The RNA shown here (SAM riboswitch aptamer (S box leader)) has 116 nucleotides and comes from Lederbergia citrea. The sequence is in RNAcentral, with records from Rfam. Taxonomically the source falls in Lederbergia (Bacteria, Bacillota, Bacilli, Caryophanales). The coordinates come from a structure-prediction model, not an experiment, and the mean pLDDT is 83.

[in-house]
RNA sequence: CUCUUAUCUAGAGCGGCGGAGGGAAUAGGCCCUGCGAUGCCCGGCAACCUUCAGAUAGUAAUAUCUGAAAAGGUGCUAAUUCCUACAGAUCAAUGAUUUGAUCUGGAAGAUAAGGG
Numbered sequence: 001c002u003c004u005u006a007u008c009u010a011g012a013g014c015g016g017c018g019g020a021g022g023g024a025a026u027a028g029g030c031c032c033u034g035c036g037a038u039g040c041c042c043g044g045c046a047a048c049c050u051u052c053a054g055a056u057a058g059u060a061a062u063a064u065c066u067g068a069a070a071a072g073g074u075g076c077u078a079a080u081u082c083c084u085a086c087a088g089a090u091c092a093a094u095g096a097u098u099u100g101a102u103c104u105g106g107a108a109g110a111u112a113a114g115g116g
Base pairs, nucleotide, nucleotide: 001116002115003114004113005112006111007110008109013042015041016040017039021032022031023030026085027084028083029082043077044076045075048073049072050069051068052067053066054065055064056063057062081108086105087104088103089102090101091100092099093098
């Protein structure tokens, strides 16, 4: 970098350092930010991998489910992945092939585990 699978509306500081922009990319919108953001450290959250226990299937290896834990590997710690962008359905407005709202799916992205 790429492929597969799963998840993405919950949760997480009135701390320290630092000193200018930041919210992935493009566009539009909307926000955060010298009352100190982004970032780093510490703290915290969560429970993907992990550990333990139980159940079921299996000769077994093991798999699935449920519960508990948080030592280790990651991750996360403003706003739904901040919202929209593509397609479909429904509804409303319109002279209209236009516009808006809601829902569903997709795309893109993030994270984990496994593979190339």